[in-house]
Context: one part of a larger RNA
RNA sequence: AACGAACGCUGGCGGCGUGGAUAAGACAUGCAAGUCGAACGGGACCAGGUUUGUAGUAAUACCGACUUGGUUCAGUGGCGCACGGGUGCGUAACACGUGAGCAAUCUGCCGGGAAGUGGGGGAUAGCUCGCCGAAAGGCGAAUUAAUACCGCAUGUGGCCAUCCUUCGAUUGGAGGAAAAGCCAAAGCAGCAAUGCGCUUCCUGAUGAGCUCGCGGCCUAUCAGCUCGAUGGCGGGGUAAUGGCCCACCAUGGCUUUGACGGGUAGCUGGUCUGAGAGGACGACCAGCCACACUGGAACUGAGAUACGGUCCAGACACCUACGGGUGGCAGCAGUCGAGAAUUUUUCACAAUGGGGGCAACCCUGAUGGAGCGACGCCGCGUGGAGGAUGAAGGCCUUCGGGUUGUAAACUCCUGUCAUGCGGGAACAAGCAAGUGAUAGUACCGCAAGAGGAAGAGACGGCUAACUCUGUGCCAGCAGCCGCGGUAAUACAGAGGUCUCAAGCGUUGUUC
Numbered sequence: 001a002a003c004g005a006a007c008g009c010u011g012g013c014g015g016c017g018u019g020g021a022u023a024a025g026a027c028a029u030g031c032a033a034g035u036c037g038a039a040c041g042g043g044a045c046c047a048g049g050u051u052u053g054u055a056g057u058a059a060u061a062c063c064g065a066c067u068u069g070g071u072u073c074a075g076u077g078g079c080g081c082a083c084g085g086g087u088g089c090g091u092a093a094c095a096c097g098u099g100a101g102c103a104a105u106c107u108g109c110c111g112g113g114a115a116g117u118g119g120g121g122g123a124u125a126g127c128u129c130g131c132c133g134a135a136a137g138g139c140g141a142a143u144u145a146a147u148a149c150c151g152c153a154u155g156u157g158g159c160c161a162u163c164c165u166u167c168g169a170u171u172g173g174a175g176g177a178a179a180a181g182c183c184a185a186a187g188c189a190g191c192a193a194u195g196c197g198c199u200u201c202c203u204g205a206u207g208a209g210c211u212c213g214c215g216g217c218c219u220a221u222c223a224g225c226u227c228g229a230u231g232g233c234g235g236g237g238u239a240a241u242g243g244c245c246c247a248c249c250a251u252g253g254c255u256u257u258g259a260c261g262g263g264u265a266g267c268u269g270g271u272c273u274g275a276g277a278g279g280a281c282g283a284c285c286a287g288c289c290a291c292a293c294u295g296g297a298a299c300u301g302a303g304a305u306a307c308g309g310u311c312c313a314g315a316c317a318c319c320u321a322c323g324g325g326u327g328g329c330a331g332c333a334g335u336c337g338a339g340a341a342u343u344u345u346u347c348a349c350a351a352u353g354g355g356g357g358c359a360a361c362c363c364u365g366a367u368g369g370a371g372c373g374a375c376g377c378c379g380c381g382u383g384g385a386g387g388a389u390g391a392a393g394g395c396c397u398u399c400g401g402g403u404u405g406u407a408a409a410c411u412c413c414u415g416u417c418a419u420g421c422g423g424g425a426a427c428a429a430g431c432a433a434g435u436g437a438u439a440g441u442a443c444c445g446c447a448a449g450a451g452g453a454a455g456a457g458a459c460g461g462c463u464a465a466c467u468c469u470g471u472g473c474c475a476g477c478a479g480c481c482g483c484g485g486u487a488a489u490a491c492a493g494a495g496g497u498c499u500c501a502a503g504c505g506u507u508g509u510u511c
Stems, first nucleotide, its partner, number of pairs: 001510003005507005012380006018373002025336003029333003034079003039076002042073010053062003086291003096215007105208002110204008118152001120150002128141005157183003162177005187196003217263003224254003229251004234246003266288004270281004293314005316327004344370001346369003352366001353364004383413004393404004417452001419447005455500005460481003466495005476483002
């Protein structure tokens, strides 16, 4: 000098930051991922239209059927749920940083370009009926729709031999020629124009995957390590290279420039300190990585081996009719626990951004805000001027006095902050309207009144600041040196003084 600090004493206001560092311990409750009816068929309700029937002479009333529109519910289907948010367990590793490479790769939505969108089929949720179960849930029958699923046609085009040209050339790059074979599609809205989609391909962008050079901890009281191990051939697998996996063959590969083992640790931009070199650290913010009760596995998908998905095993907890089921806060709040120690079960989608939707809009504990904590930094205030009988009181005294001290009282002012009353924002630009959580906040005006607002530590030297009383190697102090055994500026109290100040000290840690 610094801190995500804690503790003690004290505490007026505001702005901006910041706040579970320990138990990756366990979690009650609520919320944190939905959306689309302009993909689809139903159920319920409301409103309108058409109409069979019943009652009635009729007006009309009622039951039902069909249909249109709206709301809503679950289901099929699409997109999203792989982003955003959290944590730092693991990891000494191509995990990270930096620089290259992929002629060895993929990429939904989005941008640009080319072409197409013809004609059929069988199911299945839902609904209805039946059955089993305490529940969670499940089984059977009948029936139904689609942008769900499956054939057929078409083939701009793509894939797959061969050949030629070209190029940063080991292979699987780019372009061209060319035979057979294989591969597409879905509709919806609108009066229409058209719009939104769908399919194949080329390309861009974005995102990702893989490979390599170099760099960054401790330990030799760890010296040898290794059998898919090192390489080859052939295959499998992958989007893709590769012992990634497998069969066969060879016997290699790493290591004192520290292999292997052990310990510790997420990495970086950066942060702190320091004149620098360096040292220590990696909270907040940003990038990358890893993880999601513990361990393992795959499915779906453009993308996951998936925090709020699935399956298996385990521990724990809960429900149970004992047969069986359910759960995962290292999301936001909040609870218990352990701890020196870390906040509200708050408001809003107004802005920014994200998902879905043609849109209206819906969702969003991301985000924007507010609340709590002197936890930090910064700013402001606790009054200003005058005022000597140098009052009283306290303390000291050589008893003369000195000091507290212009300090107070008293007089005259001011109105920052706080208080009350009145007014009252911006944050919403493109772009016209509407829409403001923050917020009756900031700010402005008026009013009254010095009123409501100072402490903490130290005073032997280092180190700014001294006397008295008590105590008597006791009680105690102490960062180091050291004080205390009857005159203690070092203990305790008091007066005085010094330093900082809404803080001041102590402890811990780093330089």
A computed fold for a 511-nucleotide part of an RNA from an uncultured bacterium, annotated as small-subunit ribosomal RNA, 5' domain. It matches the Rfam family "Bacterial small subunit ribosomal RNA". Its mean pLDDT, the model's own confidence on a scale to 100, is 84.